About this RNA:
Transfer RNA from a Thermoanaerobaculia bacterium, 74 nucleotides, folded computationally. Lineage of the source: Bacteria > Pseudomonadati > Acidobacteriota > Thermoanaerobaculia. It matches the Rfam family "tRNA". By type it is a transfer RNA. Its mean pLDDT, the model's own confidence on a scale to 100, is 82.

[in-house]
Order: sequence, then structure tokens, then C1' cells
RNA sequence: GCGGGUGUAGCUCAGUCUGGUAGAGCGCCGACUUGAUAAAUCGGAGGUCACAGGUUCGAUUCCUGUCGCCCGCA
Repeated sequence: GCGGGUGUAGCUCAGUCUGGUAGAGCGCCGACUUGAUAAAUCGGAGGUCACAGGUUCGAUUCCUGUCGCCCGCA
């Protein structure tokens, strides 16, 4: 340099194909429980969907470019 994959909550990931209210598990906070923890149960907070632009009534999703990481080729 070329090709492919990947980027979404603190962590691990779904959702994207077929555009229409952003989710799960774990973790965190609170309640409940306990002599006190843990577990169980209930509730809650937490997001620039990597960045910029384009298309669209509407973009995490489609298109273009850029960046980070991984793999392959040279």
C1' cells in the first nucleotide's frame, strides 16, 4: 500500500439484513430481608450507537469519507 472484519451502558454483547420509542446479562445505587453480610425479591440511575458529511418526513441501521483495534496479502 491492498483486501476483509470490528467499534452500541462501567464490562461482555444483542439489535442493523427489512430505516420508525435504543435493549439484555453482569456490575453500580436504593428498598426489602438479616444480629451483620451474602443470596433471593422489587425498584432506579447510567448512551454524542467511534467521528464528520450525504440521502430521507425520519438514520445505531442505507451511502461516502476519516479514525481506532484485529486478521490476511504484498